[in-house]
Context: one part of a larger RNA
RNA sequence: UUGGGUGUAAAGGGCGUGUAGGCGGUUAUGUCAGUCGUACGUGAAAUCGUCAGGCUUAACCUGACAACUGCAUACGAUACUGCAUAACUUGAGUACAGGAGAGGAGAGUGGAAUAAGUGGUGUAGCGGUGGAAUGCGUAGAUAUCACUUAGAACACUCGUGGCGAAGGCGGCUCUCUGGCCUGAUACUGACGCUGAAGCGCGAAAGCCAGGGUAGCGAACGGGAUUAGAUACCCCGGUAGUCCUGGCCGUAAACGAUGGGUACUAAGUGUAGGAGGUAUUGACCCCUUUUGUGCUGUAGUUAACGCGUUAAGUACCCCACCUGGGGAGUACGGCCGCAAGGCUAAAACUC
Numbered sequence: 001u002u003g004g005g006u007g008u009a010a011a012g013g014g015c016g017u018g019u020a021g022g023c024g025g026u027u028a029u030g031u032c033a034g035u036c037g038u039a040c041g042u043g044a045a046a047u048c049g050u051c052a053g054g055c056u057u058a059a060c061c062u063g064a065c066a067a068c069u070g071c072a073u074a075c076g077a078u079a080c081u082g083c084a085u086a087a088c089u090u091g092a093g094u095a096c097a098g099g100a101g102a103g104g105a106g107a108g109u110g111g112a113a114u115a116a117g118u119g120g121u122g123u124a125g126c127g128g129u130g131g132a133a134u135g136c137g138u139a140g141a142u143a144u145c146a147c148u149u150a151g152a153a154c155a156c157u158c159g160u161g162g163c164g165a166a167g168g169c170g171g172c173u174c175u176c177u178g179g180c181c182u183g184a185u186a187c188u189g190a191c192g193c194u195g196a197a198g199c200g201c202g203a204a205a206g207c208c209a210g211g212g213u214a215g216c217g218a219a220c221g222g223g224a225u226u227a228g229a230u231a232c233c234c235c236g237g238u239a240g241u242c243c244u245g246g247c248c249g250u251a252a253a254c255g256a257u258g259g260g261u262a263c264u265a266a267g268u269g270u271a272g273g274a275g276g277u278a279u280u281g282a283c284c285c286c287u288u289u290u291g292u293g294c295u296g297u298a299g300u301u302a303a304c305g306c307g308u309u310a311a312g313u314a315c316c317c318c319a320c321c322u323g324g325g326g327a328g329u330a331c332g333g334c335c336g337c338a339a340g341g342c343u344a345a346a347a348c349u350c
Base pairs, nucleotide, nucleotide: 003322004321005320006319007304008303012318014201015200016199017198021194022193023192025088026087027086028085029084030083031082033081034080035077036076037075038074039073041071042070049065050064051063052062053061054060091191092188093187094186095185096183097182098181099180103177104176105175106174107173108172109171110154114150115149116148117147118146119145120144121143125136126135162169163168206247207246208245209244210243211242215241216240220236221235222234223233258317259316260315261314262313263312266295267294268293269292270291271290272289273288274287275286276285299306300305323350324349325348332343333342334341335340
């Protein structure tokens, strides 16, 4: 390389958008480039193969045939692919009418709790633990009441519920805004799928500048525990956590399962629609559709399991794997303020 693979053994890119490329619905006509056929030329010799022959045999040698699966030219075929033209509507999309939603951004606003402050009541403890101590408290704490201030998070509702491409999203209101679902018609007429690069998004932590800082809390200090205790427990507490702007670009970024299309038993739950029957109306019931769960047939799998939300049956495109260690390291390059990230070996060794 081929092949075989990628849920858990090595292996799906964190996610999207999209360029090139690859692949691509139905019908007709043309063309004959691919494709197929025939003919002809060529495809050196040797080698290999077959059949003969020559050295006593063999190796070896000689001859004939075959083969050289290729290339070129000419003529022909036209199913498929390509190309060109014309057309179509089922793929895709647009319009219209409805629908659900923690989808995103900005602005405003609410209550509970916590902490602090001021004042009142009140007196000797509070707090904390396995037990304690450090700590707080007669300068009046803890407790309790009233008021004020601040920041952060939104109890219940909350649900294998919803939305989002992923990361993720949860008090309430308003403004702007993305996607999705359903219905029936009309329109466009293959406009599609995937996607190396590129570009964008991307939890937490971390970084830069400015603000903010109630609670929590790396580091750090103290008290305990212990043989020790650079820990677990306790008292404090700085970065940080929050906001604005800019970086970083990584995660068990997980469904450890790339995207798309088609096909392939049933049963049951749940969320959003549409229709039907029935009804005063609603619920119930039936059909259909989109999502999300469970059980499970065929099939599949090394097994576990998966099983119309496939890990089944096929096709298209991308990414990735190829024994363990060395190593996701060195070197080089690119990116970053840095931390570091991306790309990515070899010697050696088992």
Record summary
This is a predicted structure of a 350-nucleotide part of an RNA (small-subunit ribosomal RNA, central domain) from an uncultured marine bacterium. The prediction has a mean pLDDT of 87. RNAcentral holds the full RNA, with entries from ENA and SILVA.